A computed fold for a 1505-nucleotide RNA from an uncultured bacterium, annotated as small-subunit ribosomal RNA.
RNA sequence: AGAGUUUGAUCCUGGCUCAGAACGAACGCUGGCGGCGUGGAUAAGACAUGCAAGUCGAACGGGACACGGUAGCAAUACUGUGUUCAGUGGCGGACGGGUGCGUAACACAUGAACAAUCUGCCCGAAAGAGGGGGAUAGCCCAGGGAAACUUGGAUUAAUACCCCGUGUGAUACAGGUGGGCAUCCACCUGCCAUCAAAGGUGCUGCAAGGUGCCGCUUCCGGAUGAGUUCGCGUCCUAUCAGCUUGUUGGCGGGGUAACGGCCCACCAAGGCAAUGACGGGUAGCUGGUCUGAGAGGAUGACCAGCCACACUGGAACUGAGACACGGUCCAGACACCUACGGGUGGCAGCAGUCGAGAAUCAUUCACAAUGGGCGAAAGCCUGAUGGUGUGACGCCGCGUGGAGGAUGAAGGUCUUCGGAUUGUAAACUCCUGUCAUGUGGGAGUAAAGCCGGGCGUUAACUGCGCGCCGGUCUGAGAGUACCACAAGAGGAAGAGACGGCUAACUCUGUGCCAGCAGCCGCGGUAAUACAGAGGUCUCAAGCGUUGUUCGGAAUCACUGGGCGUAAAGGGUGCGUAGGCCGCACGGCAAGUCAGAGGUGAAAUCCCGGAGCUCAACUCCGGAAUUGCCUCCGAUACUGCCGUGCUCGAGGACUGGAGAGGAGUCUGGAAUUCGCAGUGGAGCAGUGAAAUGCGUAGAUAUUGUGAGGAACACUAGUGGCGAAGGCGAGACCCUGGACAGUUCUGACGCUGGGGCACGAAGGCCCAGGGGAGCAAACGGGAUUAGAUACCCCGGUAGUCCUGGCAGUAAACGGUGCACGCUUGGUGUGGCAGGAAUCGACCCCUGCCGUGCCGGAGCUAACGCGUUAAGCGUGCCGCCUGGGAAGUACGGUCGCAAGGUUAAAACUCAAAGAAAUUGACGGGGGCCUGCACAAGCGGUGGAGUAUGUGGCUUAAUUCGAUGCAACGCGAAGAACCUUACCUGGCCUUGACAUGCAAGUAGUAGAAGGGUGAAAGCCUAACGAGGUAGCAAUACCAGCUUGCACAGGUGCUGCAUGGCUGUCGUCAGCUCGUGUCGUGAGAUGUUGGGUUAAGUCCCGCAACGAGCGCAACCCCUGUGUCCUGUUGCCACUCGAACGAGAGUUCGAAGCACUCUGGACAGACUGCCUCAUUUUAAUGAGGAGGAAGGAGGGGAUGACGUCAAGUCAGUAUGGCCCUUACGGCCAGGGCUGCACACGUACUACAAUGCCCGGUACAAAGGGGAGCAAAACCGUCAGGUGGAGCAAAUCCCAGAAAACCGGGCUCAGUUCAGAUCGAGGUCUGCAACUCGACCUCAUGAAGCUGGAAUCGCUAGUAAUGGCGCAUCAGCUACGGCGCCGUGAAUACGUUCCCAGGCCUUGUACACACCGCCCGUCACAUCAUGAAAGCCGUUUGUACCCGAAGUCGCCCCUUAAAAGGUGCCGAAGGUAUGGAUGGUGAUUGGGAUGAAGUCGUAACAAGGUAACCGU
Repeated sequence: AGAGUUUGAUCCUGGCUCAGAACGAACGCUGGCGGCGUGGAUAAGACAUGCAAGUCGAACGGGACACGGUAGCAAUACUGUGUUCAGUGGCGGACGGGUGCGUAACACAUGAACAAUCUGCCCGAAAGAGGGGGAUAGCCCAGGGAAACUUGGAUUAAUACCCCGUGUGAUACAGGUGGGCAUCCACCUGCCAUCAAAGGUGCUGCAAGGUGCCGCUUCCGGAUGAGUUCGCGUCCUAUCAGCUUGUUGGCGGGGUAACGGCCCACCAAGGCAAUGACGGGUAGCUGGUCUGAGAGGAUGACCAGCCACACUGGAACUGAGACACGGUCCAGACACCUACGGGUGGCAGCAGUCGAGAAUCAUUCACAAUGGGCGAAAGCCUGAUGGUGUGACGCCGCGUGGAGGAUGAAGGUCUUCGGAUUGUAAACUCCUGUCAUGUGGGAGUAAAGCCGGGCGUUAACUGCGCGCCGGUCUGAGAGUACCACAAGAGGAAGAGACGGCUAACUCUGUGCCAGCAGCCGCGGUAAUACAGAGGUCUCAAGCGUUGUUCGGAAUCACUGGGCGUAAAGGGUGCGUAGGCCGCACGGCAAGUCAGAGGUGAAAUCCCGGAGCUCAACUCCGGAAUUGCCUCCGAUACUGCCGUGCUCGAGGACUGGAGAGGAGUCUGGAAUUCGCAGUGGAGCAGUGAAAUGCGUAGAUAUUGUGAGGAACACUAGUGGCGAAGGCGAGACCCUGGACAGUUCUGACGCUGGGGCACGAAGGCCCAGGGGAGCAAACGGGAUUAGAUACCCCGGUAGUCCUGGCAGUAAACGGUGCACGCUUGGUGUGGCAGGAAUCGACCCCUGCCGUGCCGGAGCUAACGCGUUAAGCGUGCCGCCUGGGAAGUACGGUCGCAAGGUUAAAACUCAAAGAAAUUGACGGGGGCCUGCACAAGCGGUGGAGUAUGUGGCUUAAUUCGAUGCAACGCGAAGAACCUUACCUGGCCUUGACAUGCAAGUAGUAGAAGGGUGAAAGCCUAACGAGGUAGCAAUACCAGCUUGCACAGGUGCUGCAUGGCUGUCGUCAGCUCGUGUCGUGAGAUGUUGGGUUAAGUCCCGCAACGAGCGCAACCCCUGUGUCCUGUUGCCACUCGAACGAGAGUUCGAAGCACUCUGGACAGACUGCCUCAUUUUAAUGAGGAGGAAGGAGGGGAUGACGUCAAGUCAGUAUGGCCCUUACGGCCAGGGCUGCACACGUACUACAAUGCCCGGUACAAAGGGGAGCAAAACCGUCAGGUGGAGCAAAUCCCAGAAAACCGGGCUCAGUUCAGAUCGAGGUCUGCAACUCGACCUCAUGAAGCUGGAAUCGCUAGUAAUGGCGCAUCAGCUACGGCGCCGUGAAUACGUUCCCAGGCCUUGUACACACCGCCCGUCACAUCAUGAAAGCCGUUUGUACCCGAAGUCGCCCCUUAAAAGGUGCCGAAGGUAUGGAUGGUGAUUGGGAUGAAGUCGUAACAAGGUAACCGU
């Protein structure tokens, strides 16, 4: 210090989430030791038991006990000492300890005040303590009661109580002096009046007495503590806006320690409040604590200060102090005891129990220390306190060993099988000894006190003091800390995490299941995210989780934010309070600044130092405590007072501009309607129609009249107005702005509340008016529907007058005012200057209104002197999306509704701007057999073939829009074959390795069984290498183990290959530049091209993959080549009548084969347009002309496209089977549907006969000639040929001749019958072909749809691959014959480029809205019902203070009055729960209906009504 998350990506806004620290914590797993801290946060719920406040005999009397003494023989009496018991009396129980209910308050904090106060014990000063009296508890007696307790009688003491005296003194009164702060205060004087007391004990003395100490009384002062008052500070809520009658003040009294409406009588009518009264909610406050850089925010455990409370409510008494935690009285609830009559109790003291709860300890030891109470003291009491225990609750410290140790052991895990890792880790060797364990030793905390002595003080002392001496006594913790010794690595490590944030990775299991998750998100068969394991990382006696707080969050912004479009400027003005305010001088000193003083408790934090071995912890010192108060100063700024000024503001006068406002009057055009004329069939309306109007005369046209509304042109990002808004003309009334001159002298700006204005609409009110238009409504269309869009009608309304309403996308989405800051160019209104006869033009200045742009600002878009720039002042508003501008409440309104304005719940986004794509029933340009123009098809028939479906034991599998469907398959009878049925095999049909066995071994004729495979049997019968040999090894076989094998799954794990967009012209990069960035530029633009082809221009310059070219075939020529090709010329031979044919020689001219080269490049000419260019059009030449034709060649990428069944391959699965062998069947199955083909429907045809011309291929388990046989398929045959030689091999259409004559035919050939041929082990399922016979549908094909632009379509045949044969009519090639048409780009489809909109990015097959149905959740309303709380009125009225009465010596008791808790009745308020039903809301993989929005979203969208 930041990070993750909205998007395809970006920047911004904005929320959510994380990393940090902390805790009185809790939970999970784990747990060795010690120190120091800390521990009932919930039920201020209820409490058993024990303890927590007593003490004093030196205040008093008595009882009991023990031991004495005296008298007595003794009982007994008197008395002493000690102990003890209750009582009287004194002091203390108001401290200490607990809790946080209440309290929003002078409760607390801070600082002042008391001249308005009190203060026991303590300290200092002064004075005093004389005399007397009557009771009472206890005890005793009698009585009541279960008890608690109580009644009566008798007797008694005091430091208990009372009276008298004294009066230093105090109080009251009067006078004086001084002072102060208004009331007054202090001191002095005077006199009358009022007011005191108590003794105990030590020593001494016979005693009187003396002398101490502790007490007692009065008073002054101090200290301490308390009380009261005031300034300032102290939570949320305005959906609480008005509150108040003792209320506010006065006079007089009462009361109090004291002021005061604190209380009372009377008088006045005040007091508080937007600077938040009153009400509601919540809460003890503070020092501090946590966090934070700080400012702040949160918090108030422990420790410390203050407050409040003590079962709940009320009350007083006593007392120095209480309205009293362990006191009293009353009422209530609860609990306990009871003899039922009545009593008792109060753990929020320490322990402890129950309860509730996620959760919080021992019914411990001791008064040894510190402190408190009492006491003269010893001492007693002390759950304060000191200790121990318990809980890892926290902080801190220590340990669980150290060094060496590689065969890198074993085991685990992973593995590419080589290894890697765990890992120096272990083992092993050598050490050490902390903690724990055992044994022994063993503290400090202790000083006081007491006894004796001494010293000082003093006139003296026994008193007091002594940090002088000696002696004596005291330790809970504890035999603890600590020390020493002993033994032995021996007893001591876990938790969480490992997808990103965030350090740390693999295997296995699981398969959107189980589960994880703080956010984003993982999991649907290869999960680093689930679960387990190995490994790793982090921390460590802990580690994680949960909760809470601060931080990060500048995400409430004082420090330190915003408001054009992200949330956010009020619709507009006037103006009150408030805030802010020009220039100059003088004064004051409130703010401000400076110095000093007081205070800001201690602890804490920080710094320095010290003590526990260190640390935590503790102690000492300093600093700090940012604050408040007082005094003295300063006077720049702010403020206040005073005096001036003119630039802000305003007034007056003059002037012109203007749809500024209100009223009255007037006008013309047009629509409609009425009347009259002309006229005669339509008019109107639409995409097209229809409803509608019209022969009863419409529309059209002419004239005239009525009436209402609106004001064409002028008209202009022109004018005016605060905004809404304002548009014919005239008059009258009136507001504002502007310009010029002058005057006043800061009079100003803004503006919470308030007031006024405020479009349209209003089934708002009342009264008028009503031509046109037009919600609702009616009708016609459209449509699947059409409660719409379109059409025909049409009422409110729109208009006027008077009211109500108060909202709009009331928008510049931009509050008002002022100042400052480069410019350019329009326009409206003025003034001045120059010039002119005068004006215009021109220049300068001011006010308004536009555009473009600089700096600057902005996330960007954009704004830019009319700021969204730079500043100041004031107001309004915002703080994630939804729920919601909704509910409830208030308020306004006649209503509709407006205004103010939430929450539960839910999501991780919602959003702004810009970018790249994609898309649009957006635009522009362009291309393509895309359309059009043509030719021929498909869709109809039959058959073939593929697919779907159905069927089946099986009909194996895959391919599925284009881009599956004559596809994988270039050939399913068996095989193939993967499927089914049945029979068999199990190291296997095949590979490699290991081990064992094996000589009649391997092999194997033959035999048996069987459908075969297989199984059983078996004559016969081997081999290689080394060695002389024995023998060993190999090969083979058998057995066993590793393994083989799988067309089993996953093409969504993959490689490779392929299809498609598309042979479309695109796709990118480097550097530079622009932009915060995604990105842009380049690649856009102007031309041009088949082309991102080329040219020009240009912040781009270059480059790559594509295009083109290079390659192959073909078209022309030249050269070379010359057999198996060729045969023109020449020769020879044979045959033939001849023409000629054949053969040979010669030859290579020609054809041809195969090579090499040439050729075409817009090179030439003309024209075209521009720019000189690129290019295009035409022409010449040429075999070929603008890419000559064809092929190969397929950019970046898209479709999780196809293929695990071609092969390869990860993972998973099967292993006497999902492997292997065999036989038979199936893949060929058939109500049906589709695709692709073939053959046809005929005469441009069919049939018969004759006859001509190819190319490219193939051939050895092959092609096969001649010849012969067969009608034919074919057979016999076998020459020739591994091929430019031989063969397949007859090309067919065409052409010639003949027949058929429009018909289901001499068309067509399906189907079926019979007979054959061939291949093959085998043609039944299930082959092809031939002959004879049979002769179906079909007469050109609906909607729709396909191919093709030239050697193309169409048409004709030929060949080849696969292959024994064949389903080939398929596929791949070859040659023959050989067209028609293209005006053109409006439309359909596809594509390219530019641009525009976008809420799309899985990208329009997108996104997305609302009702309905279902489920769940929270919430509003609701007849009511039930609580809580509070107010008012009344009733009742305990205890008790006070007043009065009565009584009394006095007090008490008694009676009575006021007030008065609880309770009751009635009636309101606030708040909570519940409630049949009901309203909307939210959420929920695959529900229904539509299609509203996003593109011109198919009627532009949106706002108000």